Predicted 3D model of a 328-nucleotide part of an RNA (large-subunit ribosomal RNA, domain IV) from Goniochloridales sp. Lineage of the source: Eukaryota > Sar > Stramenopiles > Eustigmatophyceae > Goniochloridales. RNAcentral holds the full RNA, with entries from ENA. It matches the Rfam family "Bacterial large subunit ribosomal RNA". It is recorded under the gene name rnl. The prediction has a mean pLDDT of 85.

Context: one part of a larger RNA
RNA sequence: UUAUGGUAAAGGAACUCGGCAAAAUGACUCUGUAACUUCGGGAGAAGGAGUAACUUUUUUUGAGUAAUCAACAAAAGUUGGCACAGAAUCGGGGGUAGCGACUGUUUAGUAAAAACACAGGUCUCUGCUAAUUCGUAAGAAGAUGUAUAGGGACUGACACCUGCCCGGUGCUGCAAACGCAAAGGGAGAGGUCUUGGCCUCGAACUUAACGUCCAGUAAACGGCGGCUGUAACUCUGACGGUCCAAAGGUAGCGAAAUUCCUUGUCGGGUAAGUUCCGACCUGCAUGAAUGGUGUAACGACUUCCUCGCUGUCUCUACCAUAAUCUCA
Repeated sequence: UUAUGGUAAAGGAACUCGGCAAAAUGACUCUGUAACUUCGGGAGAAGGAGUAACUUUUUUUGAGUAAUCAACAAAAGUUGGCACAGAAUCGGGGGUAGCGACUGUUUAGUAAAAACACAGGUCUCUGCUAAUUCGUAAGAAGAUGUAUAGGGACUGACACCUGCCCGGUGCUGCAAACGCAAAGGGAGAGGUCUUGGCCUCGAACUUAACGUCCAGUAAACGGCGGCUGUAACUCUGACGGUCCAAAGGUAGCGAAAUUCCUUGUCGGGUAAGUUCCGACCUGCAUGAAUGGUGUAACGACUUCCUCGCUGUCUCUACCAUAAUCUCA
């Protein structure tokens, strides 16, 4: 000096990105227990008390014919220690908000999460030789199943809900017309021309899927406006005008895991708060299964506050063990 342990006056997070690490809590019995809640929970909530040994009495249970014995518990008393769950094992707690409902899964070797999955919801395909998938095929899975079944896609418990737009892209339908391949067809044209012919090109017409056209469809991909005037102080604009569009963002939520300006403004907490919580709405650039908003329970998730606790710190010191180092 390093590593691993141990102790520490006074203070107690002042440390730090952050209480990281450490400390603290801890067992059993009794007591007691809030908001909220899907009535199951929350809950070991929180908080409080007791615990050794000996003596006596009593209850209960079991064994035994009985005397009695064993175990648990209760009450009273006595004794010792600094300390009685005497060592070891062995929850720190509370409050707020975000995200994800939950248990689960994941980057074997830097990421365990708010990512994935999930039960539930919706759409869509599929009538059985099913759709779909593997295979050149035979054949196989689906399935020894049959629409309460199977495949695909999105969403993600539950509660309340899920607005408007079919112009574009996609999908579906319709079959009238038009466009369209090979093929059929062959008017006609050309080469050679020995007049027997051979070869080449080729219009009309027939014509599939598909496309055009027409319609439907958004829990399909997606989209969801400007400018301007106006109320008897001012401000604002319920109201009006105009342009554009397929339709102009509804309910909700909102400086948010989304807010640039921004440490927005107001309130709370602090002596002091770019974080946090509650509001406001001026949403650069929220918004409804690319789900919206809530939500008990749950989380080695993230944020903020707080009680306890401490060498994290003020500010270091000492001890033990091991190693480094120096000398022999």